A computed fold for a 72-nucleotide RNA from Araneus ventricosus, annotated as transfer RNA. The sequence is in RNAcentral, with records from ENA and Rfam. The prediction has a mean pLDDT of 83.
RNA sequence: GACUCGGUGGCGCAACGGUAGUGCAUCUGACUCCAGAUCAGAAGGCUGUGUGUUCAAAUCACGUCCAUGUCA
Numbered sequence: 001g002a003c004u005c006g007g008u009g010g011c012g013c014a015a016c017g018g019u020a021g022u023g024c025a026u027c028u029g030a031c032u033c034c035a036g037a038u039c040a041g042a043a044g045g046c047u048g049u050g051u052g053u054u055c056a057a058a059u060c061a062c063g064u065c066c067a068u069g070u071c072a
Stems, first nucleotide, its partner, number of pairs: 001071003006066002010024004018055001026042005048064005
């Protein structure tokens, strides 16, 4: 340099172009003598970034940054 794959709450991952969810973790409540387990609820995301396409973009297109791999 060319190409492949990825970037989404604190962490691991989902999500036909149509309200961004799940598990763990955190906080509150119930239960318990206390704690754990269990149950209920809550907080926490401008989806790496910029532009474009579209009525509508995490999703499609282009650029760019970061990380992984293959080739030279």